[in-house]
Transfer RNA from a Candidatus Omnitrophota bacterium, 84 nucleotides, folded computationally. Rfam family: tRNA. It is annotated as a transfer RNA. The sequence was found in a public genome assembly. Its mean pLDDT, the model's own confidence on a scale to 100, is 83.
RNA sequence: GCCGAAGUGGCGGAACUGGCAUACGCGUCGGUCUCAAAAACCGAUGGUCGCAAGGCCUUGUGGGUUCAAUUCCCACCUUCGGCA
Numbered sequence: 001g002c003c004g005a006a007g008u009g010g011c012g013g014a015a016c017u018g019g020c021a022u023a024c025g026c027g028u029c030g031g032u033c034u035c036a037a038a039a040a041c042c043g044a045u046g047g048u049c050g051c052a053a054g055g056c057c058u059u060g061u062g063g064g065u066u067c068a069a070u071u072c073c074c075a076c077c078u079u080c081g082g083c084a
Base pairs, nucleotide, nucleotide: 001083002082003081004080005079006078007077010026011025012024019067027045028044029043030042031041032040046057047056048055049054060076061075062074063073064072
């Protein structure tokens, strides 16, 4: 230099045909139980602003196509594999 794969909440990890982004698990927070704790069970949990209602942002980064993009297209960044 060329070819290919991967990048999604705090962590792991789904969503493969464009149509509710963050299912599920872990963790965390609250609760039940206990003298207390652990375990177990129940509920909540992307970020940010706000007293609240609610607003804004978010799939590595920046663009593009589209009514609509994690998904399609282009460029770039990082990691891994292969070729030279």